[in-house]
RNA sequence: CCUCGACAACGGCACACCGUCCGCGAGGGCGGGUCGCAAAGCACGGGGUCUCGCCGAGAUAGCCCGGCUGCCGAA
Numbered sequence: 001c002c003u004c005g006a007c008a009a010c011g012g013c014a015c016a017c018c019g020u021c022c023g024c025g026a027g028g029g030c031g032g033g034u035c036g037c038a039a040a041g042c043a044c045g046g047g048g049u050c051u052c053g054c055c056g057a058g059a060u061a062g063c064c065c066g067g068c069u070g071c072c073g074a075a
Stems, first nucleotide, its partner, number of pairs: 004073002012037002017032006035062001041068002045065003048060005
């Protein structure tokens, strides 16, 4: 350094739900919350699912695959 991921360490994020705001909607922002997560960090390349003012446009990265980056260092 790469692979890998432990009854290790320092930490991190935040499902559902609640409050509030935005959006036609899926859903998203902020705050609380904490089911879980070794990438539950970033980003729509390919799918899946969902929405709509539907032959297209959106949402979802905590659905899967792929891409990029990152903390630690047991076997």